[in-house]
Context: one part of a larger RNA
């Protein structure tokens, strides 16, 4: 674009796709079979392998915007204290988001038709014969079920609402993300918690600077679960989402 007015919600499901896997173990029961050795179908549990889907509470990984210890230089006049470069200079921890080897789930149950097989009536061919008429059974394979997409399914479905130029709804424009390559989706735009800012919490590192007192120094102790804290959470309109502008049905051949 289209779906013969214009949206906005909600659906049907023709039709596509995905899944479809198996192991010990215990019981049944040392029963049935079997001279003995051995040793079941058929039901019922219970736990596991690989593979799949979701997702980070736990247990690691990561974690160049956190937190510390430190070697060499160079700079802030210099002591102390910070900064720069050295592979993130080295090394020891880590939030959040990602993640797996972690976590929870998953294959089923049931139904129809069916093969190869197995039957049951049954003649052709007084018999006999599943088969020629005719009726069961019978698999992990098909078809539903079970999980997803789906009306361009042009045969373009259905169902509520709303609107009728006094303007439904849509968009541009900004502030962002649960969303992302871009567009697109989603959230919001002052009638406001959408980012930052700030405040509080949390989480992480592990005991800050100064000061004070021991020690001849190097430290060390105390003040003090301290300072410092990135993506987490809760709050607050300080900033920034301002103003605005466009598009949209002639009551619907």
């Nucleotide at each position: 674009u289209g779906u013969a007015g214009g949206a906005a919600u909600a659906u049907u499901g023709a039709g596509a796709g995905g899944a479809u896997c198996u192991g010990u173990c215990c019981u049944u029961a040392g029963u049935a079979c079997g001279a003995g050795a051995g040793g079941a179908c058929c039901g019922g549990g219970a736990u596991g392998g690989a593979c799949g889907u979701a997702c980070c509470u736990c247990u690691g990984g990561u974690g160049g915007a956190c937190c510390u210890g430190u070697u060499g230089u160079g700079g802030c006049g210099c002591c102390a204290g910070c900064c720069g470069c050295a592979u993130u200079g080295c090394a020891g921890g880590g939030u959040a988001g990602c993640u797996a080897u972690g976590u929870a789930c998953g294959g089923a149950c049931g139904g129809g038709a069916u093969a190869a097989c197995c039957g049951c009536u049954g003649a052709a061919g007084g018999c006999a014969u599943c088969u020629a008429a005719g009726c069961g059974g019978g698999a992990a394979a098909c078809c539903c079920a079970c999980c997803u997409c789906a009306a361009a399914a042009c045969g373009a479905g259905u169902a509520u609402u709303c609107c009728c130029u006094u303007g439904a709804g849509a968009g541009u424009c900004g502030u962002g993300g649960u969303a992302g390559a871009c567009c697109a989706c989603c959230a919001c735009g002052u009638u406001g918690a959408u980012a930052g800012g700030c405040c509080g919490g949390g989480u992480g590192u592990g005991g800050a600077a100064g000061u004070g007192c021991g020690g001849c120094a190097a430290c060390g102790c105390a003040u003090g679960u301290a300072g410092c804290u990135u993506a987490c959470c809760g709050g607050u309109a300080c900033u920034a989402a301002u103003a605005a502008c466009u598009c949209g049905a002639u009551u619907g051949g």

The prediction has a mean pLDDT of 88. A computed fold for a 253-nucleotide part of an RNA from Kaistia granuli DSM 23481, annotated as large-subunit ribosomal RNA, domain VI. RNAcentral holds the full RNA, with entries from SILVA.